[in-house]
RNA sequence: CUGACCGAAAGGUAAAACCGGGGAAACCCGGCGGCGCAAAGUUAUGGGCCUAAAGUUGUGAAAGAACGACCAGGGCUGCCAGACUACCGAA
Numbered sequence: 001c002u003g004a005c006c007g008a009a010a011g012g013u014a015a016a017a018c019c020g021g022g023g024a025a026a027c028c029c030g031g032c033g034g035c036g037c038a039a040a041g042u043u044a045u046g047g048g049c050c051u052a053a054a055g056u057u058g059u060g061a062a063a064g065a066a067c068g069a070c071c072a073g074g075g076c077u078g079c080c081a082g083a084c085u086a087c088c089g090a091a
Base pairs, nucleotide, nucleotide: 007088012037013036018031019030020029021028022027035078041084042083043082045081046080047079048076049075050074055070056069057068058067059066
């Protein structure tokens, strides 16, 4: 110096639920709370998944309401991968 023992300890972050707010929704923000995470840091780049307001279309006598189908430019990075970045560390 490197490897194994080796994520122990000290830290970090933070699920679901609940409360408040934003949003058509998915979901997001804040509080509380800890399921977990050694990149569960950042990034919608690829795949995948979620939602469908507006739009198109069908039913509807017509208009309308309502319901259905399609649809992302709306979301999920704690679904997987890529890219970028990264602290501490045991006998």
The RNA shown here (c-di-GMP-I riboswitch aptamer) has 91 nucleotides and comes from Anaerolineales bacterium UBA5796. The sequence was found by an Rfam model in a public genome assembly.